Molecule: small-subunit ribosomal RNA
Organism: metagenome
RNA sequence: AGAGUUUGAUUCUGGCUCAGAACAAACGCUGGCGGCGUGCCUAAUACAUGCAAGUCGAACGGGGAAAGUCGCAAGAUGAGUACUAGUGGCGCACGGGUGAGUAACACGUGGAUAAUCUUCCUUCGAGUGGGGAAUAACUAAUCGAAAGAUUGGCUAAUACCGCAUAAGACCACAGGUCCUACGGGACAAGGGGUUAAAGCAGCAAUGCGAUCGAAGAUGAGUCCGCGUCGGAUUAUGGUAGUUGGUGGGGUAACGGCCUACCAAGCCGACGAUCCGUAGCUGGUCUGAGAGGAUGAUCAGCCACACUGGAACUGAGACACGGUCCAGACUCCUACGGGAGGCAGCAGUAGGGAAUAUUGGACAAUGGGGGAAACCCUGAUCCAGCAACGCCGCGUGAGUGACGAAGGCCUUCGGGUUGUAAAGCUCUGUCGCACAGGACGAAAAAAAUGACGGUACUGUGCAAGAAAGGACCGGCCAACUUCGUGCCAGCAGCCGCGGUAAGACGAGGGGUCCUAGCGUUGUUCGGAAUUACUGGGCGUAAAGCGCAUGUAUGUGGUUUGACAAGUCAGGUGUGAAAGCCUCGGGCUCAACCCGAGAAGUGCAUUUGAUACUGUUAAACUUGAAUAUGGGAGAGGGUAGUAGAAUUCCUGGUGUAGUGGUGAAAUACGUAGAUAUCAGGAGGAAUACCGGUGGCGAAGGCGGCUACCUGGCCCAAUAUUGACACUGAGAUGCGAAAGCGUGGGGAUCAAACAGGAUUAGAUACCCUGGUAGUCCACGCCGUAAACGAUGGAUACUUGUUGUUGGAGGUAUUGACCCCUUCAGUGACGAAACUAACGCGUUAAGUAUCCCGCCUGGGGAGUACGGUCGCAAGAUUAAAACUCAAAGAAAUUGACGGGGGCCCGCACAAGCGGUGGAGUAUGUGGUUUAAUUCGAUGCAACGCGCAAAACCUUACCUGGGUUUGACAUGGUAGUGAAUACGGCAGAGAUGUCGUCGUCCCGCAAGGGACACUAUCACAGGUGCUGCAUGGCUGUCGUCAGCUCGUGUCGUGAGAUGUUGGGUUAAGUCCCGCAACGAGCGCAACCCUUGCCUUUAGUUGCCAGCAUUAAGUUGGGCACUCUAAAGGGACUGCCGACGUUAAGUCGGAGGAAGGUGGGGAUGACGUCAAGUCCUCAUGGCCUUUAUAUCCAGGGCUACACACGUACUACAAUGGUCGGUACAAAGGGUUGCCAAACCGCAAGGUGGAGCUAAUCCCAAAAAACCGAUCUAAGUUCAGAUUGGAGUCUGCAACUCGACUCCAUGAAGGUGGAAUCGCUAGUAAUCGCGGAUCAGCAUGCCGCGGUGAAUACGUUCCCGGGCCUUGUACACACCGCCCGUCACACCAUGAAAGCUGGUAUUACCAGAAGUCGCUGUGCUAACCGCAAGGAGGUAAGCGCCCAAGGUAAUGCCGGUGAUUGGGGUGAAGUCGUAACAAGGUA
Repeated sequence: AGAGUUUGAUUCUGGCUCAGAACAAACGCUGGCGGCGUGCCUAAUACAUGCAAGUCGAACGGGGAAAGUCGCAAGAUGAGUACUAGUGGCGCACGGGUGAGUAACACGUGGAUAAUCUUCCUUCGAGUGGGGAAUAACUAAUCGAAAGAUUGGCUAAUACCGCAUAAGACCACAGGUCCUACGGGACAAGGGGUUAAAGCAGCAAUGCGAUCGAAGAUGAGUCCGCGUCGGAUUAUGGUAGUUGGUGGGGUAACGGCCUACCAAGCCGACGAUCCGUAGCUGGUCUGAGAGGAUGAUCAGCCACACUGGAACUGAGACACGGUCCAGACUCCUACGGGAGGCAGCAGUAGGGAAUAUUGGACAAUGGGGGAAACCCUGAUCCAGCAACGCCGCGUGAGUGACGAAGGCCUUCGGGUUGUAAAGCUCUGUCGCACAGGACGAAAAAAAUGACGGUACUGUGCAAGAAAGGACCGGCCAACUUCGUGCCAGCAGCCGCGGUAAGACGAGGGGUCCUAGCGUUGUUCGGAAUUACUGGGCGUAAAGCGCAUGUAUGUGGUUUGACAAGUCAGGUGUGAAAGCCUCGGGCUCAACCCGAGAAGUGCAUUUGAUACUGUUAAACUUGAAUAUGGGAGAGGGUAGUAGAAUUCCUGGUGUAGUGGUGAAAUACGUAGAUAUCAGGAGGAAUACCGGUGGCGAAGGCGGCUACCUGGCCCAAUAUUGACACUGAGAUGCGAAAGCGUGGGGAUCAAACAGGAUUAGAUACCCUGGUAGUCCACGCCGUAAACGAUGGAUACUUGUUGUUGGAGGUAUUGACCCCUUCAGUGACGAAACUAACGCGUUAAGUAUCCCGCCUGGGGAGUACGGUCGCAAGAUUAAAACUCAAAGAAAUUGACGGGGGCCCGCACAAGCGGUGGAGUAUGUGGUUUAAUUCGAUGCAACGCGCAAAACCUUACCUGGGUUUGACAUGGUAGUGAAUACGGCAGAGAUGUCGUCGUCCCGCAAGGGACACUAUCACAGGUGCUGCAUGGCUGUCGUCAGCUCGUGUCGUGAGAUGUUGGGUUAAGUCCCGCAACGAGCGCAACCCUUGCCUUUAGUUGCCAGCAUUAAGUUGGGCACUCUAAAGGGACUGCCGACGUUAAGUCGGAGGAAGGUGGGGAUGACGUCAAGUCCUCAUGGCCUUUAUAUCCAGGGCUACACACGUACUACAAUGGUCGGUACAAAGGGUUGCCAAACCGCAAGGUGGAGCUAAUCCCAAAAAACCGAUCUAAGUUCAGAUUGGAGUCUGCAACUCGACUCCAUGAAGGUGGAAUCGCUAGUAAUCGCGGAUCAGCAUGCCGCGGUGAAUACGUUCCCGGGCCUUGUACACACCGCCCGUCACACCAUGAAAGCUGGUAUUACCAGAAGUCGCUGUGCUAACCGCAAGGAGGUAAGCGCCCAAGGUAAUGCCGGUGAUUGGGGUGAAGUCGUAACAAGGUA
């Protein structure tokens, strides 16, 4: 410090996710030791049991031992000692726990208290005299189950009460000095009034107490400034003791703290009130910081103590282990009544994912009491449990290669685990045993240790007892094998898994961390993703529709003053601990100790005065006003004009009009449309008219008048900052809509009809009502858009246009120059993700306002406000997704555009589709009908030949190292050839012939057989694991690269443009310059010529023959080798002087001469595992292999491709002529003979320019048929044959005789072909024993047509749009149906909480009464003073009644929403998305 994830790729925006650190954690697996810490976060739920606050006999009366000693015993002594219930004193308000409540002066920080108190402690001052009356304990009696209580009697005090004394204190009085914030306060003196005390111990000294006062210290109370969570869907809000005053009361103390009266205030947008949540802080975690989150342990403060209320005592409490009352709960009970409060330490139950021992000790530290000894102390110190955290240590070290064995992988060679192990040599942390043994104990000595015989030290033993967890697709370090087969499963995000999974599970190996490792949860970080530091708003989320203007914020120039902000210094404070630095102590570290720094803050004080501010004075440039001009659809009211539509009246006139893609509805013979004249009425203002004008926006358009707002220009003058913005607020605000009343010509939602359509509640047509218009009143929204808030300043320019002013010039309008104000275009810098913006900024800056924070849910629900309503405004959540989005790029696509090409259309010729047959396919059938190919680009395709074989299929019969290959072991035999028998055959069995090569021998070799082991075999699966080959777009003209340049980038440029071409062919231009694969050419063939050569070919002339038969010849044809020839080369025109095009000449051939071979980058997961090769999987007495028979040939039917026809351009018969290219020895087969024929007999010739196949056919000449199902056509069937073959039944071809079906030119639709082509005619070949209408070739005869590119199809280039990229066979919307989820409404039902009114009123303070009762004082007494029980009153908790608000839960039914591989209906959007 970043990374992954939206896309085909890119940049950006933006969310989600990850890597880090931390934790009072929990869970899973695992677990050796020690140190230091930490340990109910949930139920402030309920608690059994024990302990947690007592102490003092030196305050008091009473009670009162024992051991021991002495003694025989009694007894004495110990000793009235220890101890002790009670009275009394002090303490119990500390310490310890918890965080429920509390949004508050509770807390933090800084102040104030001149408005206060303070036991114990310290210092100082003063005094301490003399009396009195009770009471508990105890005793007697009584009641009660108990707890406890009552009555009588006795008694003490440092308990209680008078009196005396009064320095001081307190109270009032009158002056004085000083301070002051002007309220008051401090100090000293005066006289007057009020107010104290207690003793105990000691022989004593003295000590400890008690009293009054002053001061200190400590602690506490109170007040104030500032800071301290969320919600405005809590605001014309809250408040009646409320705000203030006066009198009184009360408190330690100010104060509405309380009370009576008076006034009507007080708080609130700088957020009152209400609701929700929460103890606050030092700190802690994180972070670079600023911040964010948090408030366990430790420390400070607060609050609470079963719930609610209350006071008492006291220095201090409204009191955790006190009291009283009420309530809930638990317990005891004799049912009458009582007792209790672990949020102290342990512990229990419960809750929960989850948190420990009913331990030891007061040795230390500290606390209470005491004179002290000492007692108490679950505070505390220790120990126990827990890897809960942090820190440290260990599980060994060295050596050791045959790189052991085993495991795993393997290309079978090896690699890896791995110096790892074993083995050898050592060490001793830890462990065990034994021995020693602390510090902590405390400033004279002694005594005193829970921890603890612990830490630590020594000796001995012995590698012995001590390693796991997660991960290994990317992020993210780490890879392979097997299993599984969208299953099981994984997953933080992206995503893995559908038969070769580095992602699941396991093994091996590896990586990371290590007594831990992972997971989950939470916080911060990354996240600049709330942006103060440090973000944005044209199109990504985001500028209010516009203006006026309040508060707020901001604000021109100069001078002076002040010193609030600001800056500098000082002082106080900012507790300790923590963090940081330095040093020190535990062996180190964690941990602990000491010192420093820091604590960015607050307060106070001194100073500075540039800036801001305040104030005083001035200025003119911002702003405004005055004067003079100017333009304008700016607004309002009234009037008025012409054209047009419609309607009405009348005339002319006759059959249609109207409307559409085409029609129909509609109108019209009752006279329309058309046309003329007249009239009515409403609405809107052609031309001018213009990125022209005006207005804040919405918006504004004939003309005239009146009223009226704003703006611009010029020159002077005046005021003197009067300014900018603008939360709330107010006004304006298109269209539609609403209300009332008018008006109603046109147009026109709804509606009706006609069309279209599968449907058509639409688009189109004919009608047509609200409305459109006016007046008044609402509504308050729009893509109210420049998707761009307002103001000011600054920053190169060019060019239009509108309004003004000036200059120059002119007769003048112009033109030209300058300037101000608008309004456009293009562009510099800059900015921007890009597009773009660019003085009219989206540039550079300042000020103010508004708004945004992933998509959906949703601008929705609920609540509020507004509205007559429609609705508007404000505005969530649950849930759900990993994206949603912006701009640009390359493609693809478009019922977008432009250019161009192709038998693509058109123009033609002939077909297919109808018939019969052949053949292939689908389907069906079957034991099997083997398998594959399936739009073009499967279907006479694989198959250039299924009777057996082929053959892969079926049935049946056999074989198992196998039909075939290689090797090993053992054995036999050469190999081989032939025969008999059984059998359907395979096969089995019997027999015969034969006896190889090398070697002296042993033995070896080749071949065959038997047995056995490795293995063979598979047309079994996967063409979606593959190679190779092939099809297709397409013989279309394209596809790319290097360097350079442009762009943030994907990419672009080049390759686009202007011409041209069959062509990315060539030329020109150009930030490109070159190059490659394609095109073309080179190759083959064909067309012309030449040369060479002349057999088997040829024959002009010579001779010869039946015949080029022979002689002869090689001129010609031909053959087959080498050359020539054609290049837009020449001429003309056009063209840019180019490329080239058109025409012409010459030429056998002319612009690629014709034909072929040749197929770029790629696309289709195209085809093929059944040609071959091959990974993986499967099979192995079978999915292998052999054999016989059957099947692939089936047949209601559908399709493709062909053949033959339907006839006279023909059929039949007879005659006659002319090819090319091939094949032939397992072959082609002549002549001759036989058969009607297929064919047979026969055998010449030929290994082929020699012989044979071989007859070419159409054509031509003649005859016949005469328009018919025929002398057309030949299917089908019967019979008889031929040939091939082991064998023609299933299932061959051919021949002859007989038979003689459909068919009379073929619907919709559709195919081929542009010249030696189509059409037509025959010939040959491969395969092959036989079988050709198929396929591949060959020649013969030989046309028609092309105006042209609008349309159909396919393709190329450029451009445009796109929400497509699996790329239009794309994407995608809504209803309905089903399942699930969360949520709104809802008659209600129910709970919580708050408030108000009323009732009620425990305990208790206070007040009143107090006739009852009454020790201290007064009084001789009576009595009084005082006290008190009791009663009454105010206040008041729980409780009750009624009402209301808010918040939840639930609710028949209902609304929409979300999610869910393959449901239904349509096709709304994305292309002009087919109606933008």